Molecule: SAM riboswitch aptamer (S box leader)
Organism: Acidobacteriota bacterium
RNA sequence: GCGUUAUCCAGAAAGGUGGAGGGACAGGCCCUGUGAAACCUUGGCAACCUGCGAGAGCCCAAUCGGCUCAAGUGAUGGUGCCAAUUCCUGCCAGCGACGCAUGGUCGCUGGAGAGAUGCCGA
Numbered sequence: 001g002c003g004u005u006a007u008c009c010a011g012a013a014a015g016g017u018g019g020a021g022g023g024a025c026a027g028g029c030c031c032u033g034u035g036a037a038a039c040c041u042u043g044g045c046a047a048c049c050u051g052c053g054a055g056a057g058c059c060c061a062a063u064c065g066g067c068u069c070a071a072g073u074g075a076u077g078g079u080g081c082c083a084a085u086u087c088c089u090g091c092c093a094g095c096g097a098c099g100c101a102u103g104g105u106c107g108c109u110g111g112a113g114a115g116a117u118g119c120c121g122a
Base pairs, nucleotide, nucleotide: 002121003120005118006117007116008115013042014041015040016039017038021031022030023029025090026089027088028087043082044081045080048078049077051073052072055069056068057067058066059065086114091111092110093109094108095107096106097105098104
């Protein structure tokens, strides 16, 4: 990098180095010399994996034992994350407002796509 799947309106920053960018892409709108990115240190958030596990199911003639699922719980370990809902929108559909109406503008809802992160897989 690819595939699969779950989640994405909650939550959580200080210091040092550095010295102009950053928020994936495009548009918008923001952040930033009251110091961007990046790196380091310390701290924190969360609970995906992981630990414990009420309970349920299955294998076994049965016991023993084994397997699967799992409310909940913890935070030792592996990731991740710590401006703004994934910052908003992007494609499709529906609805509403403006407008005589077409075009159009604005807003709301649902879905898709894209993206991010984790588990698993090739």